This is a predicted structure of a 69-nucleotide RNA (Pistol ribozyme).
């Protein structure tokens, strides 16, 4: 300097050609480090549709871990 932690900005950690992590303050939740934003992911609930069942898949609505320091 660049990539990571889904996304945009700002913190916080970690890596070095790689896209992951045991890191990112304690616990603790399915809820992804953390704040605003958003709502991909996720949880709930409705509807079609495959499917023997089990479950999947896609469309809507609603939620947006919590408590400490």
């Nucleotide at each position: 300097a660049g990539c990571c932690g889904a996304c945009u900005g700002g913190g916080c950690g970690g890596c070095u050609a790689u896209a992951a992590a045991c890191a990112g303050g304690c616990u603790u939740c399915a809820g992804g480090c953390c704040c605003a934003g958003a709502g991909c992911g996720u949880c709930a609930g409705a509807u079609g549709c495959c499917g023997g069942a089990a479950g999947g898949c896609a469309u809507c609505u609603g939620g947006g871990u919590a408590g400490c320091a």